[in-house]
Notes: The RNA shown here (transfer RNA) has 73 nucleotides and comes from a Gammaproteobacteria bacterium. It matches the Rfam family "tRNA". Rfam's curators write: Transfer RNA (tRNA) molecules are approximately 80 nucleotides in length. The source organism's lineage runs through Bacteria, Pseudomonadati, Pseudomonadota and Gammaproteobacteria.
RNA sequence: GGGUCGUUAGCUCAGCCGGUAGAGCACCGCACUUUUAAUGCGAUGGUCGAAGGUUCGAAUCCUUCACGACCCA
Repeated sequence: GGGUCGUUAGCUCAGCCGGUAGAGCACCGCACUUUUAAUGCGAUGGUCGAAGGUUCGAAUCCUUCACGACCCA
């Protein structure tokens, strides 16, 4: 220098054909328990990496950029 993949909740990751953003764990509250742990129930938590474009509508499609991993030279 070229190519491929990735970036979504605190962490690890889903998200189908473009149509209300989710799960597990963690944290918080409640129940249970002598207490802790475990278990059950509930709640909170998101500029979907950034900017722009297409569209009635974009996490999803297109362009550029940033960051990370790998491959080629």